[in-house]
This is a predicted structure of a 74-nucleotide RNA (transfer RNA) from a Candidatus Altimarinota bacterium. Taxonomically the source falls in Candidatus Altimarinota (Bacteria, Bacteria candidate phyla). Its Rfam family is "tRNA". About the family: Transfer RNA (tRNA) molecules are approximately 80 nucleotides in length. The RNAcentral record of the sequence draws on ENA. The prediction has a mean pLDDT of 80.
RNA sequence: UCGAGAUUCGCCAAGUGGUAAGGCAAGGGACUCUGAAUCCCUCAUCGUAGGUUCGAAUCCUACAUCUCGAACCA
Numbered sequence: 001u002c003g004a005g006a007u008u009c010g011c012c013a014a015g016u017g018g019u020a021a022g023g024c025a026a027g028g029g030a031c032u033c034u035g036a037a038u039c040c041c042u043c044a045u046c047g048u049a050g051g052u053u054c055g056a057a058u059c060c061u062a063c064a065u066c067u068c069g070a071a072c073c074a
Base pairs, nucleotide, nucleotide: 001070002069003068004067005066006065007064010024011023012022018054026042027041028040029039030038047063048062049061050060051059
């Protein structure tokens, strides 16, 4: 320098145009003499900025960060 991929909650992770699943953690509650365990509830406008669309995590563009490969140099 060129090409490819990744970015979703504190962590892991699903989702492939129609209002973001699940697990762990955290908070609240039930239960309990207390605690653990168990059960119930709560917790994400999706890396940033634009665009397309009636509608975008999803499609397009640019940028940021990370990973891999190639080329170049030594």